[in-house]
RNA sequence: AGUCUGGCGGACGGCCGCGUCCGGAUCUAAUCCGGCCGAGGAAAGUCCGGACUCCACAGGGCAUGGUGCUGGGUAACCCCCAGGCGGGGCAACCCGAUGGAAAGUGCAACAGAGAGAAGACCGCCUGCGAUUUCGCAGGUAAGGGUGAAACGGUGGUGUAAGAGACCACCAGCGUCGCGGGCGACCGCGGCGGCUAGGUAAACCCCACCAGGAGCAAGGCCAAGCAGGGAGCGAGCUGCCCGCUCACUAAUCCCAGGUAGGCCGCACGAGCCCGGUCAGCAAUGCCGGGCCCAGAUAGAUGGUCGUCGUCGGUCCUCCGGGACCGGAACAGAAUCCGGCUUACACCCAGACU
RNA sequence: GGGGCCGUAGUCUAGCCUGGAUAAGGCACCAGCCUCCGGAGUUGGGUAUCCCCGGUUCAAAUCCGGGCGGUCCCGCCA
Repeated sequence: AGUCUGGCGGACGGCCGCGUCCGGAUCUAAUCCGGCCGAGGAAAGUCCGGACUCCACAGGGCAUGGUGCUGGGUAACCCCCAGGCGGGGCAACCCGAUGGAAAGUGCAACAGAGAGAAGACCGCCUGCGAUUUCGCAGGUAAGGGUGAAACGGUGGUGUAAGAGACCACCAGCGUCGCGGGCGACCGCGGCGGCUAGGUAAACCCCACCAGGAGCAAGGCCAAGCAGGGAGCGAGCUGCCCGCUCACUAAUCCCAGGUAGGCCGCACGAGCCCGGUCAGCAAUGCCGGGCCCAGAUAGAUGGUCGUCGUCGGUCCUCCGGGACCGGAACAGAAUCCGGCUUACACCCAGACU
Repeated sequence: GGGGCCGUAGUCUAGCCUGGAUAAGGCACCAGCCUCCGGAGUUGGGUAUCCCCGGUUCAAAUCCGGGCGGUCCCGCCA
C1' cells in the first nucleotide's frame, strides 16, 4: 500500500414511566403495591426455502413455472462448503444464471459488394476491344475498406495472380486408446477433416424439482341482522382423466349484521459453554447448563451521575488534566433457515 | 400481517410479450397567420436520463436481478 475473515452495535447505578405474566390488598369491577421478563444484526425488503393449518391425505398425464459445471452439507433452498473450468490481478485473492449453438428454428439495426457452407466495392492477374487515363468478360478471398462480428495463424512451395491447393510449425475441434480422479475434468499418444463463428437473462432440447392457498391459514364461543337473485352441478384454485360429495341443497352474485373474546401463540430444525470426537470444510455427533418478548393499533422509553470511546479548544511538571460537543441503520406481530439491502464509532486475527 | 398490479414529455395513453438507434398519439403549452382586441379556426414547433442502480447482448423503454415509489384486494356471522 492492499486482500480476506470475524466481532461489537456503549457499560454500571439512581429516579420517573410503559407492556405481558405471577403474588398480594380493597366485597366483584377497577385501581394500587411487590416481583420476573421485555427487540435486531439486520426485527427491514417479502426475494428464495421450510415448519404449521385448511382445501378431497392431494393419484396419473399435459401445460406452466423454477433450477442448471461436479461432489458433499441440510428439514429444504435461487443457500452453504470443497473442488473443476473460464476470466481479472505482480500477489494475497476476487468475479462467473458456468448444461446443450456438430438436434432443429429464429435473430444480427446502421454501415458494407457480401452477415453464415456467404461474398468481387477497391486492388491484383489473364484475355479481348480501345490504346496515355478506359470499357467488357473471366479468375482471385493474399492486401485494402465496412462492421460488434467477414469462414484458423505464421512461414514456405506453388501460380498468370492467388488459395489448406500442398508442406512445416503453432492454436483449436472431433474421435480412439492409455493413465489419474467418486466426479466435473486433467495429462500423454494415435487418427481425421483443414476449422463447423455469435446469441438459449430468443424459441427450444436435455436433466432434476414443484398440487393450491396462506396465521386476515384454521378451530371454538358470544353478539347482532333481512332477505333477494342466478342456478344444476360443485370440489384440486390452468386443462383432461380418475376420485369424492351433492342433486328442493351446496356453490356463486347482490343486499344485511358485526369490527368482540379464547385457542392457534412462544420448549423450538431453540440458546449458551465445552470436546484427545468424525470431517479439508460446510456440518454432524456427544456432554453439561438455561428458559429467553408475546403486544393487538400495538409495550420495550426518558432523565441524571460515574466510566469507556471519538472530535475540538485550552493548560501541562509531558505522565496527563479541564471544558464543550458527538455516537449510526433501524425497530418484533405465527415461527424458523438463508439471501439481499441499510448501517456511526470501534476492536481482533490471518495473508500478500 | 399477507397477496396482486403499475411506474414512458405538464397530463392521459401506445410501444414492452416477439430487443434494432429520429420513442408514437390526444389534450395542454409556445410561436406565426387571421382579428381593433380576445376566443374559435389554421400552420408550425418544443418538451422524455422511458422511476433508479447493476447484468445479459454488437445493441435494452423492452430480457434478468436488486432498490425506490404509487395503487388495489382480504376478516367473521347469516
Molecule: RNase P RNA; transfer RNA
Organism: marine sediment metagenome